Record summary
The prediction has a mean pLDDT of 76. This is a predicted structure of a 105-nucleotide RNA (TPP riboswitch aptamer (THI element)) from a Betaproteobacteria bacterium. NCBI's taxonomy places the organism under Bacteria, Pseudomonadati, Pseudomonadota, Betaproteobacteria. Rfam family: TPP riboswitch aptamer (THI element). Gene Ontology term of the family: thiamine pyrophosphate binding.
This record gives sequence, C1' cells and structure tokens, in this order.
RNA sequence: UUCGAAACGCAGGGGUCCGGCGAGGCGGCUAGAGCCUCCCGGUGAGAGAGUCCCUUGGAACCUGAUCCGGGUCAUUCCGGCGUAGGGAGCGUGAGCGGUACUGCC
Repeated sequence: UUCGAAACGCAGGGGUCCGGCGAGGCGGCUAGAGCCUCCCGGUGAGAGAGUCCCUUGGAACCUGAUCCGGGUCAUUCCGGCGUAGGGAGCGUGAGCGGUACUGCC
C1' cells in the first nucleotide's frame, strides 16, 4: 500500500403453487359456476410455514412468460431460456493475518 475466511451481532430481501368423484361452510334457490376452512396427495429448504431460504463471490426471488421442449390427474413438476435483464449489507472478527513497495542492519 492493498486484500481478507468461518463465525457472531444488527439490519434487510423473498416465495407460498397444483390435484382430489374427500369433509364442512358461504353463495345460489331448479340450480350451476365461484369462494372459504379443514383433511389427503404432488414438487420443494419452505406451499402464510419454520428464522424456511437468501443478502453483491448475489439462480433466494422477480422480469421475459399467457415463452419453448418433455412429462403429469394437474401445476411456476423437469429441462431450456441463463455467461439474459433486475435483485436485499453494514459492523465485529482485524491492535490479527496475507500481499506489494521503501528505508535500515
């Protein structure tokens, strides 16, 4: 001079879908759609749930997207798109350690 991990503290970001010839309720009143709660099943870390996941070395998540291919009872289920465009951080750690340069012995 320049760089620095785990961990911790505080702060911040994010999503919550699909199926049921299951149950109950609302709605309706010839009803039929639709909606809510619970239960069961699918994927997932997470399906309003648990500090569940993520915070720039950022595929957590959003956009493109009513996208493309495959698969499924069905789906944001799988793959592509994707080296795309966005996306939420400070402190302690560190009076330590590494690195570069200079001076002296």